This is a predicted structure of a 410-nucleotide RNA (Bacterial RNase P class A) from a Candidatus Multivoradales bacterium.
RNA sequence: GGAGAGUUCCAGGAAGUCGCCCGGAGCGCCGCGAGGCGAGCCGGGAGGAAAGUCCGAACUCCGACAGGCAGCAUGCUCGCCAACGGCGAGGCGCGGCGACGCGACGGAAAGUGCAACAGAGAGUAGACCGCCCGACGCCUUUCGGGGCGUUGGGUAAGGGUGAAAGGGUGCGGUAAGAGCGCACCGCUCCGCCGGUGACGGCGCGAGGCACGGCAAACCCCAUGCGGAGCAAGACCGAGUAGGGGAGCGUUGAGGGGCCGCCUGUCCCCUUUCCGCCCACGCGGCGGAGGCGUUUCCGGGUAGGUCGCACGAGGCCGGCGGCAACGCCGGUCCCAGAGGAAUGACUUCCAACCCGCCCUGCGGAUUGCCGCCGAGCGGGUACAGAAUUCGGCUUACGGGGCUCUCCGGCC
Numbered sequence: 001g002g003a004g005a006g007u008u009c010c011a012g013g014a015a016g017u018c019g020c021c022c023g024g025a026g027c028g029c030c031g032c033g034a035g036g037c038g039a040g041c042c043g044g045g046a047g048g049a050a051a052g053u054c055c056g057a058a059c060u061c062c063g064a065c066a067g068g069c070a071g072c073a074u075g076c077u078c079g080c081c082a083a084c085g086g087c088g089a090g091g092c093g094c095g096g097c098g099a100c101g102c103g104a105c106g107g108a109a110a111g112u113g114c115a116a117c118a119g120a121g122a123g124u125a126g127a128c129c130g131c132c133c134g135a136c137g138c139c140u141u142u143c144g145g146g147g148c149g150u151u152g153g154g155u156a157a158g159g160g161u162g163a164a165a166g167g168g169u170g171c172g173g174u175a176a177g178a179g180c181g182c183a184c185c186g187c188u189c190c191g192c193c194g195g196u197g198a199c200g201g202c203g204c205g206a207g208g209c210a211c212g213g214c215a216a217a218c219c220c221c222a223u224g225c226g227g228a229g230c231a232a233g234a235c236c237g238a239g240u241a242g243g244g245g246a247g248c249g250u251u252g253a254g255g256g257g258c259c260g261c262c263u264g265u266c267c268c269c270u271u272u273c274c275g276c277c278c279a280c281g282c283g284g285c286g287g288a289g290g291c292g293u294u295u296c297c298g299g300g301u302a303g304g305u306c307g308c309a310c311g312a313g314g315c316c317g318g319c320g321g322c323a324a325c326g327c328c329g330g331u332c333c334c335a336g337a338g339g340a341a342u343g344a345c346u347u348c349c350a351a352c353c354c355g356c357c358c359u360g361c362g363g364a365u366u367g368c369c370g371c372c373g374a375g376c377g378g379g380u381a382c383a384g385a386a387u388u389c390g391g392c393u394u395a396c397g398g399g400g401c402u403c404u405c406c407g408g409c410c
Base pairs, nucleotide, nucleotide: 001406002405003404004403005402006401007400008399009398010397012349013348014347015346016345017344018343020045021044022043023042024041027038028037029036030035047382051393052392054391055390056389057388058387059229060228061227062226071225072224073223074222075221076090077089078088079087080086091105092103093102094101095100106220107219111218112217113214114213128159129158130155131154132153133152134151135150136149137148138147139146140145167185168184169183170182171181172180186209187207188206189205190203191202192201193200194199233306234305235304236303243297244296245295246294247293248292249291250290251289252271253270254269255268256267257266272288273287274286275285276284277283278281313332314331315330316329317328318327319326320325351380352379353378354377355376356375358373360371361370362369363368
C1' cells in the first nucleotide's frame, strides 16, 4: 500500500429571528357562577432503527382457563432472563490460506413413502463393457500354442451411468476375483479415564462390518401454546334522536281542490279495531288505538375523563461471573399529541459526497489516466413516537480500535 474479519461509537455544532405541542405559577379582560378569551414568562419535546409487525411478555376483556382431541411452533449441551423461536459460553459438522463465519444439529435397527434423467442394477443389489474357466465351430501355427465367433458358468478388482452403486489403502490369496485371510485407517459394541453436560481421549479389548440417503416427506418422541387485542377496557354523559311507565286533555288525523305566500267555510280522496244499547243510522255510550301535553325511568350515541408515562427505567461506581447477566450503593425524572406538535430561515465552523478548475508527483506518451493538496459551486444517509417493554430482521451516512492474509521498502 492492497484485500478482508470482528467489535464499538456518533447521528452535525454555535449564535440569532419567527412559529408548533405538552406542563407549571401568575397577569389582564368577559361572565352571578361553572368557566371562556388574550398577550407574555419558565421548563420539557423522536430513533438507532421510532420501520417490518416476525417472536416473547406486561396490562385488559371474554363465565372458568383444570384436563383432552385437533392444529401450530420449537428441537446438540450447560447457563442467563419476567418470558422467548432471544442472548452468552461450549461441543460437533461444514466453509475459508487465515482473522473468522454458518448450521431446524432429536429419531431412518417402529411403520408408510420418495429418488426425475441416465444406467445392467436405486436397496432381499446389480453382469452393459471388461477379466477368468469350460464346450462347440472356423482360421492360423515355428506344433508349445494363438486368434475370431457362438454358447454355459464364475467374478463387484477395473471401465461406464448417476446427486448417490452396499467401507478405504496395501500385501497375501485365487482360474479371475472377493474381508476370503492379514496389517493399518475407518465403523459398531464394551470397558476405563476426563468433563455438570453435549462430547472427547485411551485400549496389542471384542466384532469382518452388520445398520446406504431423504423426517424444511408423512410419521414417532420430547417440550410449549385457551382466544382477542389500548379501536383492549373503565367511568361520566347531551340533544326539538329514539324506547318504556303514569296522569291529564282530545276523538279524529293526513292529503288534494288552493293560486307567489297565509287563512276560514265548503267539497273530494285515503286511513283503525272490539263490546254494549236503541228509535237501525253518515246514530249514541264505553274501551283499545292514535294525537297533544306534563312528569318519571333505564340503555346507548356524539362528546369528555381515565387507561397514559416512576418504568422487568436511564446514568455513574463497586462486587460476583469467561460471558450473557446478577447483587449493592449513589444519582436523575426524560415527549405524551389525538388527523396527530418536535419546524422554517440567516450567518459561521466541522465532516463526507458530487461537479469544475489549478499546482505538484507517478504511469503511459500526444494529451489520457491515477494519487496528494488548495480554490469555487452544489448536496446532506435511512427514516417520524401513537399502550408499554425485551428481542429478531430489514433500511442507512460517517468515525475509532483490534486482528488476518498478500505485496513493496528499510
Its Rfam family is "Bacterial RNase P class A". Rfam's curators write: Ribonuclease P (RNase P) is a ubiquitous endoribonuclease, found in archaea, bacteria and eukarya as well as chloroplasts and mitochondria. Its mean pLDDT, the model's own confidence on a scale to 100, is 77. The RNAcentral record of the sequence draws on ENA.